[in-house]
């Protein structure tokens, strides 16, 4: 300098146009002498940023940030 990829809750992660699934963790309850296991139930995401396309954007486009590989 050139190309490719990745970015969604505290962590990990699914979601190829109809408004975001589940795992670990948290909280609350049941269970137990207490704690763990198990099991119920809750909460938490403006999906990397700014703009376009669309009735409608995490998902399609266009610039950008980070972070990673690769090649020189």
């Nucleotide at each position: 300098u050139g190309a490719g990829a990745u970015a969604u809750a505290g962590c990990c992660a699914a979601g190829u146009g109809g408004u975001a699934a589940g795992g670990c963790a948290u909280u609350g309850g049941u269970u137990u002498u207490u704690g763990a296991u198990a099991c119920c139930a809750a909460a938490a995401a403006u999906c990397c940023u700014a703009g376009g396309u669309u009735c409608a954007a995490u998902u399609c486009c266009u610039a950008g940030u980070a972070u990673c590989u690769c090649a020189g």